[in-house]
This is a predicted structure of a 114-nucleotide RNA (Glycine riboswitch aptamer) from Rhodoferax sediminis. Its mean pLDDT, the model's own confidence on a scale to 100, is 78. The source organism's lineage runs through Bacteria, Pseudomonadati, Burkholderiales, Comamonadaceae and Rhodoferax. The model forms 90% of the base pairs in the Rfam consensus. The RNAcentral record of the sequence draws on Rfam.
RNA sequence: GGCGCCCCCACUGGAGAGAGGUCGCUGCCCAGCACAGGCAGGCAGCGAUCCACCGAAGGAGCAACCCUGCAUCGCCAGGCGAAUCUCUCAGGUAAAGCGGACAGCGGGGCAGCU
Numbered sequence: 001g002g003c004g005c006c007c008c009c010a011c012u013g014g015a016g017a018g019a020g021g022u023c024g025c026u027g028c029c030c031a032g033c034a035c036a037g038g039c040a041g042g043c044a045g046c047g048a049u050c051c052a053c054c055g056a057a058g059g060a061g062c063a064a065c066c067c068u069g070c071a072u073c074g075c076c077a078g079g080c081g082a083a084u085c086u087c088u089c090a091g092g093u094a095a096a097g098c099g100g101a102c103a104g105c106g107g108g109g110c111a112g113c114u
Base pairs, nucleotide, nucleotide: 001114002113003112006109007108008107009106011104012103013102018051020050021049022048023047024046025045026044027043028042029041032039033038052093053092054091058089059087060086061085066079067078068077069076070074
C1' cells in the first nucleotide's frame, strides 16, 4: 500500500396496517338556545381505555449441521445454533413529520491476512 469480518459517522433510498369507537382536558370555529355564568354542534391537539390490524427499531422462539450423554443406539435426551421465517412483549396503523430492518455512496476505526 492492498484485501477484508466487524464497528462508528454523514448523506441518499426505504414497506406494512383503522382519517376506528368511547371518555376526559385544552384551543379554535359556528352563532342555533340562552345571555350574569354558559349549553348544544363541528374541527384540531393531548391523555386514557376498548376492539380490529401491521412487522422492517428493539425483544423472544427454532431447522439442519456440529458437540455431549446412555450402553435403551433411537424419528432418544440435552447443548450450540439463522433470518426479511414465526410470535406480537415493545413499537406502529390518513397525509405531513418522527421512526424504520435493509441497501447504495463517501469517510474513519480495529483484530486478521498479504